[in-house]
RNA sequence: AGGAGUAUAACUCAGUGGUAGAGUGUGUGUCUUACAAAUACAAAGUCAGCGGUUCGAAUCCGUUUACUUCUA
Numbered sequence: 001a002g003g004a005g006u007a008u009a010a011c012u013c014a015g016u017g018g019u020a021g022a023g024u025g026u027g028u029g030u031c032u033u034a035c036a037a038a039u040a041c042a043a044a045g046u047c048a049g050c051g052g053u054u055c056g057a058a059u060c061c062g063u064u065u066a067c068u069u070c071u072a
Base pairs, nucleotide, nucleotide: 001071002070003069004068005067006066007065010024011023012022013021018055026042027041028040029039030038048064049063050062051061052060
């Protein structure tokens, strides 16, 4: 310098155009003498930024940024 990939909850990850989810973690309750485990409920997201396509975008297209990787 050129090519490719990834970016979604605190963490690890699903979600291939029509209400954004799971596990772990966190909080509260139950249980226990107490803790842990178990169990019920709850909170936590400008879907990396900007622009475009579309009636409708996390999803499709362009671009920027960060990281990873390949080639030289």